[in-house]
This is a predicted structure of a 72-nucleotide RNA (transfer RNA) from a Verrucomicrobiia bacterium. The organism belongs to Verrucomicrobiia, within Bacteria. Its Rfam family is "tRNA". Rfam links the family to the GO term triplet codon-amino acid adaptor activity.

RNA sequence: GACCCUAUCGUCUAGUGGUUAGGACACCGCCCUUUCACGGCGGUAACCGGGGUUCAAGUCCCCGUAGGGUCG
Numbered sequence: 001g002a003c004c005c006u007a008u009c010g011u012c013u014a015g016u017g018g019u020u021a022g023g024a025c026a027c028c029g030c031c032c033u034u035u036c037a038c039g040g041c042g043g044u045a046a047c048c049g050g051g052g053u054u055c056a057a058g059u060c061c062c063c064g065u066a067g068g069g070u071c072g
Base pairs, nucleotide, nucleotide: 001071002070003069004068005067006066007065010025011024012023013022018055027043028042029041030040031039048064049063050062051061052060
């Protein structure tokens, strides 16, 4: 330098162009318990950045950024 893959809550991850962006763990609150743990209920919290297509974009397209890989 060329090409390919990946980027979603703190972490891991799901998401067929129309979902309130879901789940697990973690965290917080309440219940349970003499207390802790376990268990139950609830809550906070996310689409890498910019632009485009579309009535509608996490999803499609382009350009970047970061990480990984193959080739030279």